[in-house]
RNA sequence: CUCUUAUAGAGAGCGGUUGAGGGAACGGCCCUGUGAAACCGCGGCAACCCCCAUGAGGCAAAUGGGAAGGUGCCAAGUCCGUCAGCGUACAGGCUGGCAGAUGAGAG
Numbered sequence: 001c002u003c004u005u006a007u008a009g010a011g012a013g014c015g016g017u018u019g020a021g022g023g024a025a026c027g028g029c030c031c032u033g034u035g036a037a038a039c040c041g042c043g044g045c046a047a048c049c050c051c052c053a054u055g056a057g058g059c060a061a062a063u064g065g066g067a068a069g070g071u072g073c074c075a076a077g078u079c080c081g082u083c084a085g086c087g088u089a090c091a092g093g094c095u096g097g098c099a100g101a102u103g104a105g106a107g
Stems, first nucleotide, its partner, number of pairs: 001107007013042005021031003025082004043074003048070002050066005078099001083096004
């Protein structure tokens, strides 16, 4: 980087260094010198992998529990929209998809 697959309206921030950007893209709308992004330290959330129990002929699904380890995450629903359908006077709205993100597996 590509492919397969699962998930997403919940949850969780302080300090230091530094100094202007950030929220994937585009449009919008936001955040930001009352300090962006990045890095470091400490803390936390969650439960994908993982561990334990039930389960079974065996493996598994499923359910419940855990948090030592591997990731991930800690503004806003994936911040909203983007494509299609439904609906509407218009708009709000609803459903699905695309794309992106993260995990697990494969190349």
Molecule: SAM riboswitch aptamer (S box leader)
Organism: Anaerolineae bacterium